Predicted 3D model of a 72-nucleotide RNA (transfer RNA) from Nostoc sp. NIES-4103. Rfam family: tRNA. Its family is annotated with triplet codon-amino acid adaptor activity in the Gene Ontology. By type it is a transfer RNA. About the family: Transfer RNA (tRNA) molecules are approximately 80 nucleotides in length. RNAcentral records the identical sequence in 7 taxa.

């Protein structure tokens, strides 16, 4: 220098045009003398960034950034 892939909650990941989810973690409640386990409820996201397409974009397109792999 060229090609490919990834970027979504604190962490690991789903979701592939129509209001964004799961597990772990976290907060509160129940349970206990207390802790752990268990049960219930909640908070936390400008979906990396900037444009474009569309009635509507996390999702499609282009560019940028970061990370990873391959080729030279």
């Nucleotide at each position: 220098g060229g090609g490919c892939g990834a970027u979504u909650a604190g962490c690991a990941c789903a979701g592939g045009g129509g209001u964004a989810g799961c597990g772990c973690g976290u907060u509160c409640c129940c349970u206990u003398c207390a802790c752990a386990c268990g049960g219930g409820a909640g908070a936390g996201g400008c979906c990396a960034c900037u444009g474009g397409u569309u009635c509507a974009a996390a999702u499609c397109c282009a560019g940028u950034a970061u990370c990873g792999c391959c080729c030279a």